The prediction has a mean pLDDT of 89. Small-subunit ribosomal RNA, 5' domain from a metagenome, 524 nucleotides, folded computationally.
Context: one part of a larger RNA
RNA sequence: GAUUGAACGCUGGCGGCAUGCCUAACACAUGCAAGUCGGGCGGCAGCGCGGACUUCGGCCUGGCGGCGAGCGGCGGACGGGUGAGUAACGCGUAGGAAUCUGCCCACGGGUGGGGGACAACCCGGCGAAAGCCGGGCUAAUACCGCAUAAGCCCUACGGGGGAAAGCGGGGGACCUUCGGGCCUCGCGCCGGUGGAUGAGCCUGCGUGGGAUUAGCUAGUUGGCGGGGUAAGGGCCCACCAAGGCGACGAUCCCUAGCCGGCCUGAGAGGGUGGCCGGCCACACCGGGACUGAGACACGGCCCGGACUCCUACGGGAGGCAGCAGUGGGGAAUAUUGGGCAAUGGGCGCAAGCCUGACCCAGCAAUGCCGCGUGUGUGAAGAAGGCCUGCGGGUUGUAAAGCACUUUGAGCGGGGAGGAAGGCCCGGGGGUUAAUAACCCUGGGGCUUGACGUUACCCGCAGAACAAGCACCGGCUAACUCCGUGCCAGCAGCCGCGGUAAUACGGAGGGUGCGAGCGUUAAUC
Numbered sequence: 001g002a003u004u005g006a007a008c009g010c011u012g013g014c015g016g017c018a019u020g021c022c023u024a025a026c027a028c029a030u031g032c033a034a035g036u037c038g039g040g041c042g043g044c045a046g047c048g049c050g051g052a053c054u055u056c057g058g059c060c061u062g063g064c065g066g067c068g069a070g071c072g073g074c075g076g077a078c079g080g081g082u083g084a085g086u087a088a089c090g091c092g093u094a095g096g097a098a099u100c101u102g103c104c105c106a107c108g109g110g111u112g113g114g115g116g117a118c119a120a121c122c123c124g125g126c127g128a129a130a131g132c133c134g135g136g137c138u139a140a141u142a143c144c145g146c147a148u149a150a151g152c153c154c155u156a157c158g159g160g161g162g163a164a165a166g167c168g169g170g171g172g173a174c175c176u177u178c179g180g181g182c183c184u185c186g187c188g189c190c191g192g193u194g195g196a197u198g199a200g201c202c203u204g205c206g207u208g209g210g211a212u213u214a215g216c217u218a219g220u221u222g223g224c225g226g227g228g229u230a231a232g233g234g235c236c237c238a239c240c241a242a243g244g245c246g247a248c249g250a251u252c253c254c255u256a257g258c259c260g261g262c263c264u265g266a267g268a269g270g271g272u273g274g275c276c277g278g279c280c281a282c283a284c285c286g287g288g289a290c291u292g293a294g295a296c297a298c299g300g301c302c303c304g305g306a307c308u309c310c311u312a313c314g315g316g317a318g319g320c321a322g323c324a325g326u327g328g329g330g331a332a333u334a335u336u337g338g339g340c341a342a343u344g345g346g347c348g349c350a351a352g353c354c355u356g357a358c359c360c361a362g363c364a365a366u367g368c369c370g371c372g373u374g375u376g377u378g379a380a381g382a383a384g385g386c387c388u389g390c391g392g393g394u395u396g397u398a399a400a401g402c403a404c405u406u407u408g409a410g411c412g413g414g415g416a417g418g419a420a421g422g423c424c425c426g427g428g429g430g431u432u433a434a435u436a437a438c439c440c441u442g443g444g445g446c447u448u449g450a451c452g453u454u455a456c457c458c459g460c461a462g463a464a465c466a467a468g469c470a471c472c473g474g475c476u477a478a479c480u481c482c483g484u485g486c487c488a489g490c491a492g493c494c495g496c497g498g499u500a501a502u503a504c505g506g507a508g509g510g511u512g513c514g515a516g517c518g519u520u521a522a523u524c
Base pairs, nucleotide, nucleotide: 001524002523003522004521006520007519008518009517010516013371014370015369016368017367018366019364020363021329026327027326028325030324031323032322035074036073037072040071041070043067044066047065048064049062050061051060053058081282082281083280090207091206092205093204094203095202096201099199100198104195105194106193107192109190110189111188112146114144115143121136122135123134124133125132126131152161153160154159166187167186168185169184170183171182174181175180208254209253210252215245216244217243220242221241222240223239225237226236227235257279258278259277260276261272262271263270264269284305285304286303287302288301307318308317309316310315335361337360338359339358343357344355345354346353347352374404375403376402377401384395385394386393387392408465410460411459412458413457414456418451421447422446423445424444425443427441428440429439430438468513469512470511471510472509473494474493475492479508480507481506482505483504489496490495
C1' cells in the first nucleotide's frame, strides 16, 4: 500500500447493490418450514345447501357443493441447514468395467378371466393419558391365484419360469338385465428394447504439519470354492499358502471438510475456502435395519445413553446444524415481518392446494458505488478569536449583506415494467363414424402484483433539515502561544518530558481524508 463475514472509539443526511453467530455441532418456550389426489376406493364426522318435523334448544333425512378420519397412489431420498467428523479414492483431475435408474422421451407388444381379505364403520373390553386388545360387515388402481407372453430371466440347450387396473369426457347406428355394453378421445396399468438423467463401484496422479513417531499388519496378503449385493472385490465364510506395507516416510500423534474460486503480488509465489456454484459428511450421542427406483433416511421406525417435559407412579412425550425467535457463550453478527404476484419444486386431467425454497420488506455506514449538506457575488479586508517586534499579521471571500438555484429529505398529484398465464366465446388445423369431446394455433372479452405511499414524471414551499475524524519532531503533508516541569503524560520505530517542549495537555492556525475517520486484529 492492498485486503476483511470484522470488532472498538468519535461522528453520522439520502439512495442503489451486496453482506450479516467466524464463539457453544451449547440448551431450546412458541408459531410456521411437506404435502397432495374424491378423475383409485368404501364412505360421511364437521360446514354450506335442499326437504320433513319442531316446544325454535334441536332432531331426522338427501351425498348436491364438498370432505375430517380411513384404505390406496405419488411425494416425504428433492428443496433448506451445518462443518462436528474425515489426511480419506473424501475432494480435484484423467480414465475404467462388473451395475441399477421412479417420473421423462422414442419404438414395437399386451391390458383376458377369477378369488379371498383388512381398515374405516358397528359391538365389547382395558388405560389418567399416550394408546392398546377382541368380535362382526365391506370397496378398490390394495392383495393373491388362473390364462397368455416375446427379442425378458434361468438353462445341462432338451427345456423351464414369468405380467397387468382401471378411471374420466363425449357420442350416431346396433344390443341391453336400463347399471351399461359398444365406438372414440384423454389419463393410467403390464412386460420389452433403446435413450436421457441420476446414482453405486474401480484405477493413475495430485491434495497439511511432526522422525523429539521407525517399524506396522491376523481377514492381515494371495489362491480355490462358496455366500452376499443392482454390481467387481477378503465385502463375508470354509480350506490352503505365507504373505502385504515402509526412509519415494508405513504406523502413530496433531491439525483440517475438498474444489471452482477469493485476497495479495509485476510475476513466480504466499495466504485463504465466508457469500455464490460443484462434491462430501452429519442431523441430541452411539448402533441397527424396515419401506422404497432411490435412505440406512434432519422435521420416519426400533434399541441403548445423556438431557428436558407430562403422569393418577402403572406408564408416556421430545430432538431448530430449516425460517424467525429465547437463554447462554462472546469483542461481535438482524424481524417471533409480507406474499405465493414472479422463478422453481411436490401432488393433481385441470381448477387448484402446499411451499420460512424463493421473491420482497424490516434492522445494521458491515462493505462497495452514487448523490447531497448549496451557487454566484461580496473588502469598511467588519466584529470576535489567535499571534505580535504593537506598526501589524492571520482566521478571510470566510461571515454578514445582495442576487439566485431546489438534487435529496417533506407535502400533494400522476404513474410504467416485473403478467406469462387462467377462464369464457367465435375462426383455422389435427384426431374421429362425428359439425361432440380432446390437442395445437390465431382473434375478442373478463381476470391474476407481496413489493407498493414502487421506479419514474409533474407541482408546492424554503438555504431552508444534513460534517466529521485523525494527524502536524523525523520517517510523513502540516507551527505558533499558553499550561506542565523526567511530573502528568506520549510512543509504530528512532525517541520526547528534569522552567522558553513545533513530540505531553489546551488553544489559534494548518495538513490529510470525508459520511465517514481513526485504532485493534488478520493475510499478502